This is a predicted structure of a 404-nucleotide RNA (Bacterial RNase P class A) from a Thermodesulfobacteriota bacterium. Its mean pLDDT, the model's own confidence on a scale to 100, is 75. It was read from a public genome assembly, where an Rfam model found it. The source organism's lineage runs through Bacteria, Pseudomonadati and Thermodesulfobacteriota.
C1' cells in the first nucleotide's frame, strides 16, 4: 500500500435579524404591551416485542387458544443482550442456523417404471412357446446294379431351401412373446434405502467378509450444563419436510392516558319537601261531591355533558469514579435536572468561518469564484428489536503485496 472483518463515536460551529410555543416576573379595565430564561432524536419512525402505571375481570386447577424453543447467565421482563455448544459457509479476521422426523398420521411440484421398509419402464439373468441355424436316427424324393416294372441290394456328401421324431443352439445369420429373478449398470430427478474392494450368484443382492462412514445401546472420563473424548455391543443404514398436523417443556386474563381520578355551567330532564284558590289537565263513576295523579311557586339533593384540574414527567434517569464479575450487568459515592400539549410550537433568512465538488488564475497559494450538505419529528413512561440515514472520524483485527 491493496481488499476485507468486527464494533464505536459524530450528524456543522459562530453572529444577527425576523418569526413561532409554553413558563416566571412586570404594566394594564381589558384587546394586549414588555423583559428575563426554556424549547426533539439517534433513530423522537415502524408501533414488532417485553414492562411500569391505571381501569375492568379474577377461590384453585383443567379444556381450548396464542407466543416462545441448544446451554448457562443478566433483566422488571423479553421474540432483547452476554459468555459457550454443536452443524454449516469463509483461506482467514470472522458470520449463519438451532427442540423432537428412531411416537404417529399427512405431503414431497416437473421428470421419472418407481418418492419410502418403495419399485422392473430400458438392461442383466433363467425357463416355457412359437421361429430358424446345427447334428443324429428313420422314411420319401432320387441315384447305382441285378434286362425293365413291382421288388431286393447299396447309396441318399456334393445334387432335398423333403416328412415325422429326438437332441444341440440363440450365434462371425436375425429372434418374437409370456412368466419369474435382479437395485449391479444406463437413464429421471433437489433426492432412488450407507461407500471402496473382495468373495459369491444363473445374473445378481450386506447375501457373507474386510476396510471406511454414520446411527442405536451400555459404560468409563471431562464439563453446572448444551456436549466432548474413549470403550464395548448390535442391526448392516433409519430421505426431506414441524412458518404440515402434531409431541415434549416453559410462559401468558382483557383494555389502553380516548387509561384513569375529581370539580363542574347553561338547557332539558330525574327525585325529595314544603306553599296555595286543590287551583291546567287526567283518572274513578251515568252525574255532582269525595279520592287519586298531578300544574304552579320556593327551597334542598342526585347524574350526565360542555369546560377546567389532576395523571404529566425525578426516572428500572444521566455523567464521573471505585469495587464485583470474562462478559451482559449488578452494587458504592459523587455531581446534574434536561420539552411537558391543546389536533399539537422548536422555523426561516444573512454574513463569516469549516467540509466536500467543479472550474479558473497560476504571485502553486488550498487564491478566487460557482455549487452542496442526508434520514427524519415528541404527545403517559421505560428496556429493547426492526427499518431509514449526505458526509465525516476513531479503535482492533485479518489475508496478500513491496521495503528495511
Nucleotide at each position: 500500500g491493496a481488499a476485507g472483518a468486527a464494533g464505536g463515536c459524530u450528524g456543522g460551529g459562530c453572529a444577527g435579524u425576523c418569526g413561532c410555543c409554553g413558563g416566571c416576573g412586570g404594566g394594564g379595565u381589558a384587546g394586549u404591551c414588555c423583559g428575563c430564561g426554556g424549547g426533539a432524536g439517534g433513530a423522537a419512525a415502524g408501533u414488532c416485542c417485553g414492562g411500569g402505571c391505571u381501569c375492568c375481570g379474577c377461590a384453585g386447577g383443567g379444556c381450548a387458544g396464542g407466543g416462545c424453543g441448544c446451554u448457562g447467565g443478566g433483566u422488571a421482563a423479553c421474540a432483547c443482550c452476554c459468555a459457550g455448544g454443536u452443524u454449516c459457509c469463509g483461506c482467514g479476521a470472522g458470520g449463519a442456523a438451532c427442540g423432537g422426523a428412531a411416537a404417529g398420521u399427512g405431503c414431497c411440484a416437473c421428470a421419472g417404471a418407481a418418492a419410502g421398509g418403495a419399485g422392473c419402464a430400458c438392461g442383466c439373468c433363467g425357463g416355457a412357446c412359437c421361429c430358424g441355424a446345427c447334428c443324429c436316427a428313420u422314411c420319401c424324393a432320387c441315384c447305382c446294379u441285378g434286362a425293365g416294372a413291382a421288388c431286393a441290394g447299396g447309396g441318399g456328401c456334393c445334387g432335398g431351401a423333403g416328412a415325422u421324431g429326438g437332441g444341440u443352439u440363440g450365434u462371425c445369420a436375425a429372434g418374437g412373446c409370456c412368466c419369474g429373478g435382479u437395485a449391479a449398470g444406463g437413464g429421471u430427478g433437489a433426492a432412488a434405502g450407507g461407500g471402496u474392494g473382495g468373495g459369491g450368484u444363473a445374473a445378481g443382492a450386506g447375501c457373507c467378509c474386510a476396510c471406511c462412514a454414520g446411527c442405536a445401546g451400555u459404560c468409563c472420563g471431562g464439563g453446572u450444563g448444551a456436549c466432548c473424548g474413549g470403550a464395548c455391543u448390535g442391526g448392516c443404514u433409519a430421505g426431506g419436510u414441524a412458518a404440515a398436523c402434531c409431541c415434549c417443556g416453559c410462559c401468558c386474563g382483557g383494555g389502553g392516558c380516548a387509561a384513569g381520578a375529581c370539580c363542574a355551567a347553561a338547557u332539558a330532564g330525574g327525585g325529595g319537601a314544603g306553599c296555595u284558590u286543590c287551583a291546567a289537565g287526567g283518572g274513578u263513576g251515568g252525574c255532582c261531591c269525595g279520592c287519586c295523579c298531578g300544574c304552579g311557586c320556593u327551597c334542598c339533593c342526585g347524574g350526565g355533558u360542555a369546560g377546567g384540574u389532576c395523571g404529566c414527567u425525578a426516572g428500572a434517569g444521566g455523567u464521573g469514579u471505585c469495587g464485583g464479575g470474562u462478559a451482559a450487568c449488578c452494587g458504592g459515592c459523587a455531581c446534574c435536572c434536561u420539552a411537558g400539549a391543546g389536533g399539537a410550537a422548536u422555523g426561516a433568512c444573512u454574513g463569516c468561518c469549516a467540509c466536500c465538488u467543479a472550474u479558473c488564475c497560476u504571485u502553486c497559494g488550498c487564491g478566487a469564484u460557482a455549487g452542496g450538505g442526508a434520514c427524519a419529528g415528541g404527545a403517559c413512561c421505560c428496556g429493547g428489536c426492526u427499518u431509514a440515514c449526505a458526509g465525516g472520524c476513531c479503535u482492533u483485527c485479518u489475508u496478500c503485496g513491496g521495503c528495511c
Source information: Rfam family: Bacterial RNase P class A. By type it is a ribozyme.